[in-house]
Context: one part of a larger RNA
RNA sequence: UUGGGCGUAAAGCGUACCGAUAGGUGGUUUUGCAAGUCAGAAGUGAAAUCUUCAGGCUCAACCUGGAGACUGUCUUUUGAAACUGCAAAACUAGAGGGGCAAAGAGGAAGCUGGAACCAGCGGUGUAGUAGUGAAAUGCGUUGAUAUCGCUGGGAACACCGAUAGCGUAGGCAGGCUUCUGGGUGCCACCUGACACUGCUAGGACGAAAGCGUGGGUAGCGAAUGGGAUUAGAUACCCCAGUAGUCCACGCUGUAAACGAUGAUGAUUAGGUGCUAGGGAGUAUCGACCCUCUUUAGUACCAUAGCUAACGCGUUAAAUCAUCCGCCUGGGGAGUACGGCCGCAAGGCUAAAACUC
Numbered sequence: 001u002u003g004g005g006c007g008u009a010a011a012g013c014g015u016a017c018c019g020a021u022a023g024g025u026g027g028u029u030u031u032g033c034a035a036g037u038c039a040g041a042a043g044u045g046a047a048a049u050c051u052u053c054a055g056g057c058u059c060a061a062c063c064u065g066g067a068g069a070c071u072g073u074c075u076u077u078u079g080a081a082a083c084u085g086c087a088a089a090a091c092u093a094g095a096g097g098g099g100c101a102a103a104g105a106g107g108a109a110g111c112u113g114g115a116a117c118c119a120g121c122g123g124u125g126u127a128g129u130a131g132u133g134a135a136a137u138g139c140g141u142u143g144a145u146a147u148c149g150c151u152g153g154g155a156a157c158a159c160c161g162a163u164a165g166c167g168u169a170g171g172c173a174g175g176c177u178u179c180u181g182g183g184u185g186c187c188a189c190c191u192g193a194c195a196c197u198g199c200u201a202g203g204a205c206g207a208a209a210g211c212g213u214g215g216g217u218a219g220c221g222a223a224u225g226g227g228a229u230u231a232g233a234u235a236c237c238c239c240a241g242u243a244g245u246c247c248a249c250g251c252u253g254u255a256a257a258c259g260a261u262g263a264u265g266a267u268u269a270g271g272u273g274c275u276a277g278g279g280a281g282u283a284u285c286g287a288c289c290c291u292c293u294u295u296a297g298u299a300c301c302a303u304a305g306c307u308a309a310c311g312c313g314u315u316a317a318a319u320c321a322u323c324c325g326c327c328u329g330g331g332g333a334g335u336a337c338g339g340c341c342g343c344a345a346g347g348c349u350a351a352a353a354c355u356c
Base pairs, nucleotide, nucleotide: 003328004327005326006325007310008309012324014205015204017203018202023197024196025195027091028090029089030088031087032086033085035084036083037080038079039078040077041076042075043074050068051067052066053065054064055063056062094194095191096190097189098187099186100185101184106180107179108178109177110176111175112174113157117153118152119151120150121149122148123147124146128139129138165172166171210251211250212249213248214247215246219245220244224240225239226238227237262323263322264321265320266319267318270301271300272299273298274297275296276295277294278293279292280291281290305312306311329356330355331354338349339348340347341346
């Protein structure tokens, strides 16, 4: 390389928002063309080699002759028209649009609420308090802890709350308002294949930590100081506490970024819930309720099948199709070098020697 694979053994890019472009793939019907495709004919396919038959060296190897083969391929030509392609015309099941409807912590900005905590001020009140396995450092007669009132501050939102919901992913939760994105159901009114995937180059988003500038800082709390423990204790425990955590703007671009499971479409027993809709029945004045059914989503169990097993199982890891990414023994190493990016930290790309 071929092949075989990618939930957990090596292997799905963090996301696909993009989707512009290239590339690959592509629904139903009709007509035409004949590039692919198929059939016929002609030519070509040197000799040797190969197969087979016959002959010659005493046999054989070997040699000579006849026939075949020389698949594939190529050229010319005559046809076929199912499939692919191309051209033309049409369709509506894919896709998109329209109308109606419901849900939602989807996003951004602004305003605002209560509990808790901390600080300050004032009142009551007096000797402890805090902390631990036990202690001590600490706080406290300059009046602490406790308790009541007022004022101020920052951060996070108990109950509802869920196995719930929304979002492409990261993620999203007190309440209200404004702006705004997406999906879903029903109708089947419109367009008429407009679709799927998607490298490279490029852009966008992307937890936490970290970085820059300026604010903010209640609580928590890397570093650091102190007290303990211990042989030691650069720790675990305790008392403090800076950066940070918060906000604005800019950077970084990584995570067990996980469902460790790429996207899209199709097919294949069921059962039990939940969420958002639709339909029918029952009931009713009309509804709610109840029963059945259907679409989308989200969970659990399970058949066939798959799997090394665990398990997966209409939300597939089953059975198929298209496209992309990735893997190829362990270590060296996600490292060195080079390049690109970054303020830095570092990131992306990515070897080899050697060794088992």
Molecule: small-subunit ribosomal RNA, central domain
Organism: bacterium